[in-house]
RNA sequence: GGGGACAUGGUGUAGUGGUAUCACGUCUCGUUCGCAACGAGUAGGUCGCGAGUUCGAACCUCGCUGUUUCCA
Numbered sequence: 001g002g003g004g005a006c007a008u009g010g011u012g013u014a015g016u017g018g019u020a021u022c023a024c025g026u027c028u029c030g031u032u033c034g035c036a037a038c039g040a041g042u043a044g045g046u047c048g049c050g051a052g053u054u055c056g057a058a059c060c061u062c063g064c065u066g067u068u069u070c071c072a
Stems, first nucleotide, its partner, number of pairs: 001071007010024003018055001027041004048064005
């Protein structure tokens, strides 16, 4: 210098055009003398940034940034 993959709550993930899923964790309540475990519930993500296409974009297109990988 060139090609590919990836970027989604605190962490790890699902989601191939119609307002984002699950697990762990946080917090609250119940159970206990208390803790753990267990049960019930709550909060937390406008999907890396910008632009475009579309009635509608996490999803399609382009650019940028970052991580990773391959080639030279």